[in-house]
RNA sequence: GCCGGAGUAGCUCAGCGGUAGAGCAGGGCUUUCGUAAAGCCAAGGUCGUGGGUUCAAAUCCCACCUCCGGCU
Numbered sequence: 001g002c003c004g005g006a007g008u009a010g011c012u013c014a015g016c017g018g019u020a021g022a023g024c025a026g027g028g029c030u031u032u033c034g035u036a037a038a039g040c041c042a043a044g045g046u047c048g049u050g051g052g053u054u055c056a057a058a059u060c061c062c063a064c065c066u067c068c069g070g071c072u
Stems, first nucleotide, its partner, number of pairs: 001071007010024004018055001027041004048064005
């Protein structure tokens, strides 16, 4: 330098045009003499950045950034 993959909650990952979700972690409550476990509740997001297409973009297109792999 070229090709491919990944980037979404603190962490691990879903969601592939029509209201952004789950598990775990953290917080509160119930239960217990107490702890753990279990159950319930709430919170937590400029969807890597900037443009474009569209009535509507996490999703499609372009450029760039970071990481991983391959080729040279």
Description: The RNA shown here (transfer RNA) has 72 nucleotides and comes from a Patescibacteria group bacterium. The prediction has a mean pLDDT of 85. Lineage of the source: Bacteria > Bacteria candidate phyla. It matches the Rfam family "tRNA". By type it is a transfer RNA.